Predicted 3D model of a 74-nucleotide RNA (transfer RNA) from a Phycisphaeraceae bacterium. Its Rfam family is "tRNA". Rfam's curators write: Transfer RNA (tRNA) molecules are approximately 80 nucleotides in length. The prediction has a mean pLDDT of 80. RNAcentral holds the sequence, with entries from ENA and MGnify.

């Protein structure tokens, strides 16, 4: 240099066919329980969906360049 995959909450991850409010667990705060911690329960909060432009009524999802990161060829 070419080709492939992968980027969504602090961290692991789903969202595979575009459609109404972007979720799930750890983990963080609060509160219940308990003498106290630990577990358990319930509640809150936390996302420019890797930029940046196109397509569309509508984009995480489709197309483009670009950035990171893993691999495989030379």
């Nucleotide at each position: 240099g070419c080709c492939c995959g992968c980027g969504u909450a602090g961290c692991u991850c789903a969202g595979u066919u575009g459609g109404a409010c972007a979720g799930a667990g750890c983990a963080g705060c609060g509160g219940a329980c308990u003498u106290c911690u630990a577990a358990u329960c319930c509640g809150c909060a936390g996302g420019u969906c890797g930029u940046g432009c196109g397509u569309u009524c509508g984009a995480g999802u489709c197309g483009c360049a670009c950035c990171g990161c893993g691999g495989g060829c030379g």